[in-house]
RNA sequence: AAAAUGAGAGUUUGAUCCUGGCUCAGGACGAACGCUGGCGGCGUGCCUAAUACAUGCAAGUCGAGCGAGCAGAAGUAACGGAAUACCUUCGGGUAGGAAGAUAUGGAUGCGAGCGGCGGAUGGGUGAGUAACACGUAGGUAACCUGCCCUUUAGCGGGGGAUAACAAUUGGAAACAGUUGCUAAUACCGCAUAAAGUGCUUAAUCACAUGAUUAAGGAAUGAAAGACGGUUUCGGCUGUCACUAAAGGAUGGACCUGCGGCGUAUUAGCUAGUUGGUGAGGUAAAGGCCCACCAAGGCGAUGAUACGUAGCCGACCUGAGAGGGUAAUCGGCCACAUUGGGACUGAGACACGGCCCAAACUCCUACGGGAGGCAGCAGUAGGGAAUCUUCCACAAUGGACGAAAGUCUGAUGGAGCAACGCCGCGUGGAUGAAGAAGGUUUUCGGAUCGUAAAAUCCUGUUGUUGAAGAAGAACGUGCUUGAGAGUAACUGCUCAAGUAGUGACGGUAUUCAACCAGAAAGUCACGGCUAACUACGUGCCAGCAGCCGCGGUAAUACGUAGGUGGCAAGCGUUGUCCGGAUUUAUUGGGCGUAAAGGGAGCGCAGGCGGUUUGAAAAGUCUGAAUGUGAAAGCCCUCAGCUUAACUGAGGAAGUGCAUCGGAAACUGUCAAACUUGAGUGCAGAAGAGGAGAGUGGAACUCCAUGUGUAGCGGUGAAAUGCGUAGAUAUAUGGAAGAACACCAGUGGCGAAGGCGGCUCUCUGGUCUGUAACUGACGCUGAGGCUCGAAAGCAUGGGUAGCGAACAGGAUUAGAUACCCUGGUAGUCCAUGCCGUAAACGAUGAGUGCUAAGUGUUGGGAGGUUUCCGCCUCUCAGUGCUGCAGCUAACGCAUUAAGCACUCCGCCUGGGGAGUACGACCGCAAGGUUGAAACUCAAAGGAAUUGACGGGGGCCCGCACAAGCGGUGGAGCAUGUGGUUUAAUUCGAAGCAACGCGAAGAACCUUACCAGGUCUUGACAUCUCCUGAAAGCUGUAGAGAUACAGGGUUCCCUUCGGGGACAGGAAGACAGGUGGUGCAUGGUUGUCGUCAGCUCGUGUCGUGAGAUGUUGGGUUAAGUCCCGCAACGAGCGCAACCCUUGUUACUAGUUGCCAGCAUUAAGUUGGGCACUCUAGUGAGACUGCCGGUGACAAACCGGAGGAAGGUGGGGACGACGUCAAAUCAUCAUGCCCCUUAUGACCUGGGCUACACACGUGCUACAAUGGAUGGUACAACGAGAAGCGAACUCGUGAGGGCAAGCAGAACUCUAAAAACCAUUCUCAGUUCGGAUUGCAGGCUGCAACUCGCCUGUAUGAAGUUGGAAUCGCUAGUAAUCGUGGAUCAGCAUGCCACGGUGAAUACGUUCUCGGGCCUUGUACACACCGCCCGUCACACCAUGAGAGUUUGUAAUACCCAAAGCCGGUGGGGUAACCCUUCGGGGAGCUAGCCGUCUAAGGUAGGACAAAUGAUUAGGGUGAAGUCGUAACAAGGUAGCCGUAGGAGAACCUGCGGCUGGAUCACCUCCUUU
Repeated sequence: AAAAUGAGAGUUUGAUCCUGGCUCAGGACGAACGCUGGCGGCGUGCCUAAUACAUGCAAGUCGAGCGAGCAGAAGUAACGGAAUACCUUCGGGUAGGAAGAUAUGGAUGCGAGCGGCGGAUGGGUGAGUAACACGUAGGUAACCUGCCCUUUAGCGGGGGAUAACAAUUGGAAACAGUUGCUAAUACCGCAUAAAGUGCUUAAUCACAUGAUUAAGGAAUGAAAGACGGUUUCGGCUGUCACUAAAGGAUGGACCUGCGGCGUAUUAGCUAGUUGGUGAGGUAAAGGCCCACCAAGGCGAUGAUACGUAGCCGACCUGAGAGGGUAAUCGGCCACAUUGGGACUGAGACACGGCCCAAACUCCUACGGGAGGCAGCAGUAGGGAAUCUUCCACAAUGGACGAAAGUCUGAUGGAGCAACGCCGCGUGGAUGAAGAAGGUUUUCGGAUCGUAAAAUCCUGUUGUUGAAGAAGAACGUGCUUGAGAGUAACUGCUCAAGUAGUGACGGUAUUCAACCAGAAAGUCACGGCUAACUACGUGCCAGCAGCCGCGGUAAUACGUAGGUGGCAAGCGUUGUCCGGAUUUAUUGGGCGUAAAGGGAGCGCAGGCGGUUUGAAAAGUCUGAAUGUGAAAGCCCUCAGCUUAACUGAGGAAGUGCAUCGGAAACUGUCAAACUUGAGUGCAGAAGAGGAGAGUGGAACUCCAUGUGUAGCGGUGAAAUGCGUAGAUAUAUGGAAGAACACCAGUGGCGAAGGCGGCUCUCUGGUCUGUAACUGACGCUGAGGCUCGAAAGCAUGGGUAGCGAACAGGAUUAGAUACCCUGGUAGUCCAUGCCGUAAACGAUGAGUGCUAAGUGUUGGGAGGUUUCCGCCUCUCAGUGCUGCAGCUAACGCAUUAAGCACUCCGCCUGGGGAGUACGACCGCAAGGUUGAAACUCAAAGGAAUUGACGGGGGCCCGCACAAGCGGUGGAGCAUGUGGUUUAAUUCGAAGCAACGCGAAGAACCUUACCAGGUCUUGACAUCUCCUGAAAGCUGUAGAGAUACAGGGUUCCCUUCGGGGACAGGAAGACAGGUGGUGCAUGGUUGUCGUCAGCUCGUGUCGUGAGAUGUUGGGUUAAGUCCCGCAACGAGCGCAACCCUUGUUACUAGUUGCCAGCAUUAAGUUGGGCACUCUAGUGAGACUGCCGGUGACAAACCGGAGGAAGGUGGGGACGACGUCAAAUCAUCAUGCCCCUUAUGACCUGGGCUACACACGUGCUACAAUGGAUGGUACAACGAGAAGCGAACUCGUGAGGGCAAGCAGAACUCUAAAAACCAUUCUCAGUUCGGAUUGCAGGCUGCAACUCGCCUGUAUGAAGUUGGAAUCGCUAGUAAUCGUGGAUCAGCAUGCCACGGUGAAUACGUUCUCGGGCCUUGUACACACCGCCCGUCACACCAUGAGAGUUUGUAAUACCCAAAGCCGGUGGGGUAACCCUUCGGGGAGCUAGCCGUCUAAGGUAGGACAAAUGAUUAGGGUGAAGUCGUAACAAGGUAGCCGUAGGAGAACCUGCGGCUGGAUCACCUCCUUU
């Protein structure tokens, strides 16, 4: 400079806000699995068994270090039958040979051995390791370093062996031994030498031990080697080796600071342990090791122990801070079958070396041996799972070599695998008849879809053919030139030219030809989340990440079509981060959601008042210095056609260390100050604590007197006490416990808690003052102390009360609530316990932030004779309230506000405050405190409803007051049940049951039996034919079948058309079959109850509230007033019908006052009246008085036919009951189709031990019977009503007038009234049942109609518990009409006649409305919900034990090996020697210390398992109760103790997180 920079959603509820968990969308992977699969590039590929390994390869090289051996080119010699090779019986034989036998020669090659260098690198793995192992920054004045580089000086002179080899011995082998020969760059002395090591001295420097330099003296080393050149053969010289020293580089070693992990249910660990002195050891400091001495060292800032783990650069994710990971690549470490050990070497305690022990495998002649893939390939095994027994050293790198070169499973490449990333393709353009086909459909269409076909084009990829790289630079050979050096050359170095070197690979790439030809899948489609329909299935099969879907119309299961996403891949599973601010440093909380410790004191720790100075640890700063490897990330540029990939440069790496600087703040040091804190002095209040003493009232008991039958207790009772004298009353006495009134949101105390009075001792607080000290303070993990009630131990005491217990009640039961008794206990002393709803559910401290008003204890001022009053102030204790805070409720100077300091605690519900372990306790128990498993919620506050055995107000034939019924009888009718071939179906509390049905003998009819039909009884379309019907006969139960006769419809443009009938074929008809829980429509009910909502505004985060509440009033959300509401809608009311009064109009079929007339309104006449039916009027709290807020309204009155809605009806808000109806009708889907359709005959719906509902008739005298006499209204009538007359006792019959109706008929109204009779009886009541005889309707009266006459004459004498209707023309009672209908009513719907009683009132029952309150209910109390028991399954604890493992301890044995001792046995180099030998040194062997493996022992820890057992969790509709939620029916809960099938009950103390009512106090408003 530039770039980057934060997303949410679903799910608790009827809805809301919050808290809080669960789940999803994203990214990543060494992955695996399912389906599918064209190409290329670049990467990656045993995560499990550090399990076992067949086979091959992975470390050799140097002949220019050495000896011996084998082969052997050029050259030379040789020669005719020589020499050589082989065989041999030793006599000889055979072979070969100038294309050269043989000899010499020795370039060169081979490789065993000695020797040198390398096998300590490269490669693999991650078992171990919580450690200076790793990272980072330092230190070494405490160190080493082969090969390499630079510099300096050298490279002299000797000696003795040994392998190979030869001979030989043992052995199956591996291998080993003995004797003899030999070389070296192998080995050993000596000379030379100081800069290294000691000693002495001096100078300089530093960081404590010290370092550097200079001088002196002492001991100490090496390969005269190899290959060249030259040579006068003496040497000289080059290169490479070699030695010593110094320096460098590289690589290592050791030490230190800091950093990165889980458990405290691991709290103490440590004996070489910590330090010192000395010796040893090492390259080197050091308890590294040893001897002695001292008693230290580590640890709450987490030692020790246990569990887990290689560490890092980095990688993944994330806005970041962080979190997770430790594959590939790179750095470090550790390991090499397991364990131990050393040797060699510059370097190892050594992957492809050695020794020992152990396990395993292999060979064996049984004596003994061999081996180590966690190198590359590969095999077996394990596992969900991970590759070729490939090519090459061409390149890069390494070992050796002078070099050529050799070796190199390092490496470069290829192969396999979609395992990952990246790129390309599977074609492009045109193309509507919107083809065929699929799917769907409302049958019109829509969609797949320009998609296909078809036409034109292209050729990436593919196939075939051709051309064909870069990677190659070296090195070497040859030619040439130059440089240094030499006397000169060779040689060395450099440069140019030339020749030649490729595994990959005929690969990349390029060109040509050919054909759209060979190349698309997978997942999803209810919401989150992009994408929908059909069919199948029917809580089945199945899906599911969460919510959830599926019980006959599934966008959620399965299939199909379509659509969406991604694409050679797509989905699933697993893991990590994110979202999750859900561990919160950034960036959370704790009144009620999880969460403040019961309270205080206080060590450590954390934090800390004002001023000045010093210093610079923290802090800040410098483009300061060093480092932070490379790779990676980021930026820029570049190379492969692009990208992935790769290269170059930069930035970054927020870190650490060092050096400067600053001095505000924190820390440190020093000196001060007074305001924090404390002391002094003067006052004050108090149930503060401990001890001792003392007082009165009451209860109980005892004694005595009086006195007599009850007392006591409860909802009601009983147990209990009492005539042996209780209760009651009076007097006296005893004992224990508690302290009325005062007494108060009053006081004191840290909390628990503290209450008669007096005394003694004692703690704290407040006010005033400002004399003293001078930060002495705050908090406080551990620790210590206190700590209600209950409980425990010992000893006392015991009046009352009172767990347990006993009895009585209640109850289905009552282990309870109630009652009568009553033991522990309650009290005292001493000692434990240590918990409570130990609460303000609110830790302590400090400061700041509006007010108002009570009250307690002080102080000051003003005023005041006194009582007092006013103002200010300090310390407490209450209430109201602003800002602010809060999810809301609420808090609000006594904060839950604004800030700071310290402590405690929380992280979903359950399991569980449980188990195990530890500590405490006499015990009861307490403290600390999990996991498996299980659920998708659990929860807080507030809202709307609903509900309450909560409260307030109000209404209703709701109760009450009355009248009459039902329930008892008989019958009718409906239902259930039963029966049946069928007794068709529906209706089911109110709101089914004289209901659908306003009328089942056939029909109806849907049911049953039998007989029949199959395009059908009914509809439409096509074709053909024809009228059809009706009539007659036969068969049949009929449907039906056959035959006869009979004739022909309407219109016409003459073509035909219409109606009807028959036949044919198929589309189709048909269904009272299913589903009212798929529906429409209709209806019931709450309820004719007064409610239900909306717009705008306002309030609240929101659901919602307000309006609609309040004060009155009403039948009413009716109206008035008030009010953050103002208005409006559906309901109420009114408008409609009817009835009550009247006017006008109109008078026929109605009426008749007056005038005529008749038997009669019969007729004339009239329309006044009645009546009819049209239009009006009238009633509105309009008027008066009173009450009331002057309102609304109410009460009374007047007038009026009617008075406060005049009476009645129709009219039924939003909604509730998945209410009723698929059988009125309509209708989706499903089902049947020679039948679940259609027709016919007969039967059934009418059955009958029984139960219920609704009615009728009665039980009689307010009556029955007989006779007589009156008065209605609504209606109906042609297949009808049917008069009069006549017959019949009657039902009824015959004949027949009138009437489609204010005219005729039904049509007599009945009760009533007037007489007579009956006289309280099963009757002259009552009429069931039954016999006989008839009538009517109808094809038909048996199953199964109605009516009449006569005879018969049942039950029944007013109805148990319970229950219904009705408030005025009502109940009750009396008759009349109509619908349905051929006939059939006690039912239903209407009509009129007669015509009451009672309502004090709202306590109670039922239902409803409004307000308020509680709620764990919302399917809404018919709700929710707790525990035992029984069954099934799951995980866990205990458990006599059993088994296995881990890490230690003690002892025994002790391999290999280092070290130490000894070494009488052995011994080349050096020394001495008389040459025999001796010595020094080394060493086999033996001894000792240490020690792996092994053994023994007792414990510790961990895991698995275990008869049985305990609680927990989850399950379908099991059993018993009903503990909790409302006052949950005994308020609940906490702690504790006892008891009980179980929830639980009871005692003691505590809390409100209790409803209701009342009182006290305080507060708000006026």

RNAcentral holds the sequence, with entries from ENA. A computed fold for a 1566-nucleotide RNA from Bombilactobacillus sp. ESL1097, annotated as small-subunit ribosomal RNA. The organism belongs to Bombilactobacillus, within Bacteria. The coordinates come from a structure-prediction model, not an experiment, and the mean pLDDT is 82.